A computed fold for a 477-nucleotide part of an RNA from Asparagus officinalis, annotated as small-subunit ribosomal RNA, 5' domain.
Model confidence (mean pLDDT): 83 of 100.
The RNAcentral record of the full RNA draws on SILVA.
Taxonomically the source falls in Asparagus (Eukaryota, Streptophytina, Spermatophyta, Asparagoideae).
Context: one part of a larger RNA
RNA sequence: GGACGGGUGCUAGCGGCAUGCUUAACACAUGCAAGUCGGACGGGAAGUGGUGUUUCCAGUGGCGGACGGGUGAGUAACACGUAAGAACCUGCCCUUAGGAGGGGAACAACAACUGGAAACGGUUGCUAAUACCCUGUAAGUUGAGGAGCAAAAAUAGGAAUCUGCCUGAGGAGGGGCUCACGUCCGAUUAGCUAGUUGGUGAGGCAAUAGCUUACCAAGGUGAUGAUCAGUAGCUGGUCCGAGAGGAUGAUCAGCCACACUGGGACUGAGGCACGGCCCAGACUCCUACGGGUGGUAGCAGUAGGGAAUUUUUCACAAUAGGCGAAAGUCUGACGGAGCAAUGCCGCGUGGAGGUAGAAGGCCCAUGGGUCAUGAACUUCUUUUCUCAGAGAAGAAGGAAUGACGGUAUCUGAGGAAUAAGCAUCGACUAACUCUGUGCCAGCAGCCACGGUAAGACAGAGGAUGCAAGCGUUAUUC
Numbered sequence: 001g002g003a004c005g006g007g008u009g010c011u012a013g014c015g016g017c018a019u020g021c022u023u024a025a026c027a028c029a030u031g032c033a034a035g036u037c038g039g040a041c042g043g044g045a046a047g048u049g050g051u052g053u054u055u056c057c058a059g060u061g062g063c064g065g066a067c068g069g070g071u072g073a074g075u076a077a078c079a080c081g082u083a084a085g086a087a088c089c090u091g092c093c094c095u096u097a098g099g100a101g102g103g104g105a106a107c108a109a110c111a112a113c114u115g116g117a118a119a120c121g122g123u124u125g126c127u128a129a130u131a132c133c134c135u136g137u138a139a140g141u142u143g144a145g146g147a148g149c150a151a152a153a154a155u156a157g158g159a160a161u162c163u164g165c166c167u168g169a170g171g172a173g174g175g176g177c178u179c180a181c182g183u184c185c186g187a188u189u190a191g192c193u194a195g196u197u198g199g200u201g202a203g204g205c206a207a208u209a210g211c212u213u214a215c216c217a218a219g220g221u222g223a224u225g226a227u228c229a230g231u232a233g234c235u236g237g238u239c240c241g242a243g244a245g246g247a248u249g250a251u252c253a254g255c256c257a258c259a260c261u262g263g264g265a266c267u268g269a270g271g272c273a274c275g276g277c278c279c280a281g282a283c284u285c286c287u288a289c290g291g292g293u294g295g296u297a298g299c300a301g302u303a304g305g306g307a308a309u310u311u312u313u314c315a316c317a318a319u320a321g322g323c324g325a326a327a328g329u330c331u332g333a334c335g336g337a338g339c340a341a342u343g344c345c346g347c348g349u350g351g352a353g354g355u356a357g358a359a360g361g362c363c364c365a366u367g368g369g370u371c372a373u374g375a376a377c378u379u380c381u382u383u384u385c386u387c388a389g390a391g392a393a394g395a396a397g398g399a400a401u402g403a404c405g406g407u408a409u410c411u412g413a414g415g416a417a418u419a420a421g422c423a424u425c426g427a428c429u430a431a432c433u434c435u436g437u438g439c440c441a442g443c444a445g446c447c448a449c450g451g452u453a454a455g456a457c458a459g460a461g462g463a464u465g466c467a468a469g470c471g472u473u474a475u476u477c
Stems, first nucleotide, its partner, number of pairs: 001477003006473005013347006019340002021305001027302002030300003035063003040060002043057004070258003080182003084178002088175003093171007101135004110125006140149003154163001156161001184230001186228001191221003196218008233255004237248004260281005283294001285292002311337001313336002319333001320331004350380004360371004385414006394404001421466005426447001428445001432461005442449001
């Protein structure tokens, strides 16, 4: 000198764009953050004089809750980065080739009875389906062969047709696995390893594999630093630097890991699952003491910790995602507004004229000098500001549809009106005098200053620097 997710002191007019718990992965009141489909199904309710039609709904069923959002605790590892590989899986989507024959039994809802304080249940009975099962058929698969295993679902419509279902092949995108190289520190950590290293048989997986197991062999790894200990999410990037390199990993993007702590599986194309399940633990709340409930490292917000970090806001209008044939619906993703000079950038706080060189302050050699054309005064302008009027783009897609927002912007009127501070002035380092103080009070980044004329303390006048900021402090180059 630069940088910053900064802190702090004094000060403060506006706008645009960004950014905002770096600490306790501490504990959380309250609200919201994942639903949707009646064009899969039986039923109930509302409404209707009846039929027809319509609307809404608990339940069965389907798809989605593995995305999106958060955090960085753990992890020194195939976790990440770069470059490759073969033994794999893949819902929805695209292309393509075929198929959907015949039957059946239930379970919710519902009704009746009933247990419990509640959470939530129990028994009996009825019922539908794109829920479930059997059977036939065949691609496929196993097998030398014989043979064995093994699919399907309909709906709307008069029909064409559209959407869906099953099987095979291919694709796209996604994912699992393997490997070469790279990736902090300590030797005051030197040996480590028993499923350990390899083989065979068996099991297991979507797949390779000690992944698991029985037997056999005794291997494997290490001063090119194993093991152990400490620290740490990794990267694109960011900051500094001419570069070499050093530091760092907020925001944005890719990957990984985690979801009160530990463990486990279920379902599923995909999870060992933040707002799913089970078990254990700590904590919280309710209780009729028998038993139950919860998990903000989602968005707001509270307490606490801390030098320190925002609103319990608006809207689904746009973009995007889930579901749906669609209308639509849901979305604290996202888009916006609010708060904070936290940062970057831009604008303003007036312009021109104006010497009796005014009053006043300060200095003085008392002649004067300086603040200083600065003010007053004259004249001009209106960026800003106030008021009034007009008023968007963002909307795709013929019409309609905008949270932001009566915002941005434009026009008119008014009046210099509403707007300057902070630090420094001994040298480094731009800027000097007076008064007070008297090694005191104090200053200080370093050298140092202060003991009676202090350019270094304090005040004043003046000056210098930067400017809606200026100093200081922390960290880093």